The prediction has a mean pLDDT of 84. The part of an RNA shown here (small-subunit ribosomal RNA, 5' domain) has 524 nucleotides and comes from a metagenome. Rfam family: Bacterial small subunit ribosomal RNA. Gene Ontology terms of the family: ribosome and structural constituent of ribosome.
Context: one part of a larger RNA
RNA sequence: GGAUGAACGCUGGCGGCGUGCUUAACACAUGCAAGUCGAACGGGAAUGCUUCGCUGAUGCGAUUUCGGUCAAAUCUUGAAGCAUUUUAGUGGCGGACGGGUGAGUAACGCGUGGGUAACCUGCCCUGUACAGGGGGACAACAGUUGGAGACGACCGCUAAUACCGCAUAAGCGCACAGCUUCGCAUGAAGCAGUGUGAAAAACUCCGGUGGUACAGGAUGGACCCGCGUCUGAUUAGAUAGUUGGUGAGGUAACGGCCCACCAAGUCAACGAUCAGUAGCCGGCCUGAGAGGGCGAACGGCCACAUUGGGACUGAGACACGGCCCAAACUCCUACGGGAGGCAGCAGUGGGGAAUAUUGCACAAUGGGGGAAACCCUGAUGCAGCGACGCCGCGUGAGUGAAGAAGUAUUUCGGUAUGUAAAGCUCUAUCAGCAGGGAAGAAAACAAUGACGGUACCUGACUAAGAAGCCCCGGCUAACUACGUGCCAGCAGCCGCGGUAAUACGUAGGGGGCAAGCGUUAUCC
Numbered sequence: 001g002g003a004u005g006a007a008c009g010c011u012g013g014c015g016g017c018g019u020g021c022u023u024a025a026c027a028c029a030u031g032c033a034a035g036u037c038g039a040a041c042g043g044g045a046a047u048g049c050u051u052c053g054c055u056g057a058u059g060c061g062a063u064u065u066c067g068g069u070c071a072a073a074u075c076u077u078g079a080a081g082c083a084u085u086u087u088a089g090u091g092g093c094g095g096a097c098g099g100g101u102g103a104g105u106a107a108c109g110c111g112u113g114g115g116u117a118a119c120c121u122g123c124c125c126u127g128u129a130c131a132g133g134g135g136g137a138c139a140a141c142a143g144u145u146g147g148a149g150a151c152g153a154c155c156g157c158u159a160a161u162a163c164c165g166c167a168u169a170a171g172c173g174c175a176c177a178g179c180u181u182c183g184c185a186u187g188a189a190g191c192a193g194u195g196u197g198a199a200a201a202a203c204u205c206c207g208g209u210g211g212u213a214c215a216g217g218a219u220g221g222a223c224c225c226g227c228g229u230c231u232g233a234u235u236a237g238a239u240a241g242u243u244g245g246u247g248a249g250g251u252a253a254c255g256g257c258c259c260a261c262c263a264a265g266u267c268a269a270c271g272a273u274c275a276g277u278a279g280c281c282g283g284c285c286u287g288a289g290a291g292g293g294c295g296a297a298c299g300g301c302c303a304c305a306u307u308g309g310g311a312c313u314g315a316g317a318c319a320c321g322g323c324c325c326a327a328a329c330u331c332c333u334a335c336g337g338g339a340g341g342c343a344g345c346a347g348u349g350g351g352g353a354a355u356a357u358u359g360c361a362c363a364a365u366g367g368g369g370g371a372a373a374c375c376c377u378g379a380u381g382c383a384g385c386g387a388c389g390c391c392g393c394g395u396g397a398g399u400g401a402a403g404a405a406g407u408a409u410u411u412c413g414g415u416a417u418g419u420a421a422a423g424c425u426c427u428a429u430c431a432g433c434a435g436g437g438a439a440g441a442a443a444a445c446a447a448u449g450a451c452g453g454u455a456c457c458u459g460a461c462u463a464a465g466a467a468g469c470c471c472c473g474g475c476u477a478a479c480u481a482c483g484u485g486c487c488a489g490c491a492g493c494c495g496c497g498g499u500a501a502u503a504c505g506u507a508g509g510g511g512g513c514a515a516g517c518g519u520u521a522u523c524c
Stems, first nucleotide, its partner, number of pairs: 001524004006520005013393006019386002021351001026349003030346003035093003040090002043087011056075003061070003100304003109229008119221002124217007132166001134164002141156001143154004172197005178191005202209002230276003237267003242264006249257001279301004283294004306327005329340004357383001359382003365379001366377004396426004406417004430465001433459004440451001468513005473494003479508005489496002
C1' cells in the first nucleotide's frame, strides 16, 4: 500500500447493487416451512331437481241439507334416484427434492484421470408383445367397551387402480448340455435346444389418461484404481478378522463385507502407528511473478439433523419437520401413563466486541400432486432494518475589496482568516409537493403484478433541509500564540516534557480524506 462476513470511537443527506451469529452442532415459547389426487374406491354431509309416501297448515275451485265434504297448488316432514359441491378413511404419487449447518472426518472424503467382462436406476423418451377369468379380506361405518388424556380393545358389514391364487408368455429368470465370433485374467456377445418359474387395472367428459412384461436410450446413483491433499520423531514400531487361501452366507454388485476351517502373514524412516488441527474444491485476498494466506456470500461434492444404536417402507433413506430402542433435557398427568426435538423461515433467552422483520406474494422462475381447473411451496421473487461493503450524486453556481465586523497575532505600522461573508444575478441535482405512469405477462381472445402508484416523465416552488473526522518534530503533506514545567500527558519507530515545547493541553491558522474519518484485529 492492498484486503475484510469485521468490531470500537466521533460524525452522518440521498440512491443503486450486494451483504449481515465468524462465538454456544447452547436451550427453545409461538406461527408458518409437504402436500396433493373425488377422472382409483366405498361411505358421510350440504344444496338443487324428479318421483313416491305421511302429518299438519293455507286453501284456486267444485258441491252443499250452509253443519260440512271433495280438492289443484304452496309450505312442512320422510324415502328413493339423479346432478353439483365437499371430505374423515382405504388407495396412488410425493414427503430421499428443495432448505439448513460444518459437529465429525487426514479418508478413495475431496480434486483430477481412468475402470466396472462386478452393478442398480421411479418419473421421462423409443420400440416390441400383452391385459383372460376368479377369490378372500381390512379400514371407513354400526354396536359394545377401556382410559383423565394420548390412544385403544372386541364383535358385525363393505368397495377399489388395495391383497391373493389360476390361465396365457413374443421376450425374460434359473438349471443342463451345444455351436459361432471375440477378448483384457476371472471371461463376453450371439444363435438354436430341453426342463422349469414369474404378469397385468382399470377410470373416462369417449378426446384420452393409466396397467404388465421385455429390449434400448436418457438422467441419477453405487463400487474399484493411479496421482495429489496440514503439523509433530520431545510419537518407532503397529496389526488376530489382522494378511492370504478354501467353502458357505450376504449384497444391485466386487470384496474379511460376514462366518467356519487352514496357513502366517500385512504395514513401516519414501515416516507406519499415535497425537494435534481441519469439511474438500471451483475460487477469494495479496503479489510483477514464483509463492503465501483464506475456503464468508455464489456453484460442485461430502458429512450431520438433541446424543448413541437399529432396521422398516421404497426405484431411491438406514430418512432434519417417518418408525423402534437406550440416554440426557423439557412439558402434561386423575400418578396408571404419555408428549417433544428450529444446524428450515421469522422470533426468544443465553454466550459475545459483534450480526436483521414473529413482513408481503405465489405476479415471475422453479418444484410436488392433478386429465385439467387448481391446490401446496418461509424454495424463490420482493419489501423492512444496519454507512457492513462497493459504486454514483448532493450539501450550490457566477459576481462581489469598503479587503466590513468578529477572531487570532503583532515590532502596534500591520498581518492572517479572505472573495471567504454580506450584497447582486442565476440554477434546482437530491429531498419535499402536485399531475401522469410502466416493462417485468408468456399462451388464439380474455383475465392474471407481491414489488408499487415503485422506477421513470412533466410542472410549480424555495439557496432553502444536508460536513465531518484525523493530522501538522523527522519518516510524512501541513506553524504560531497561550497554559503546563520529567508534572499532567504523547508515542507506529526514533523519541518529546526538568520555565521561551512547531512533539503534552487549548485557541487561531494550515494539510489530508470525505458521508465518512480514525483506531484495533487478521492476511499478503
RNAcentral holds the full RNA, with entries from SILVA.